[in-house]
This is a predicted structure of a 74-nucleotide RNA (transfer RNA) from a Candidatus Wallbacteria bacterium. Taxonomically the source falls in Candidatus Walliibacteriota (Bacteria, Bacteria candidate phyla). The same sequence occurs in records of 2 taxa. The RNAcentral record of the sequence draws on ENA.
């Protein structure tokens, strides 16, 4: 330099024939339970879906560029 894959919550990930209001587990906070802790139960907070632009009535999802990570070729 060229090619391929990936980037979604604090962590691990799901969601790709475009349209349910963006989700799960763990973690976190409050309460219940307990003599107390753990476990368990209920409720809740937390996301510019890497960034910018484009297509579309509508984009996490399609297209382009940029950034980052990994792999391959030279």
């Nucleotide at each position: 330099a060229g090619g391929c894959a990936c980037g979604u919550a604090g962590c691990u990930c799901a969601g790709u024939u475009g349209g349910c209001u963006a989700g799960a587990g763990c973690a976190c906070u409050a309460c219940c339970u307990c003599g107390a802790c753990a476990c368990g139960g209920u409720a809740g907070g937390g996301g510019u879906c890497a960034g910018c632009g484009g297509u579309u009535c509508a984009a996490a999802u399609c297209c382009g560029c940029u950034c980052g990570u990994g792999c391959c070729u030279a």
It matches the Rfam family "tRNA". Rfam links the family to the GO term triplet codon-amino acid adaptor activity. The family's RNA type in Rfam is transfer RNA.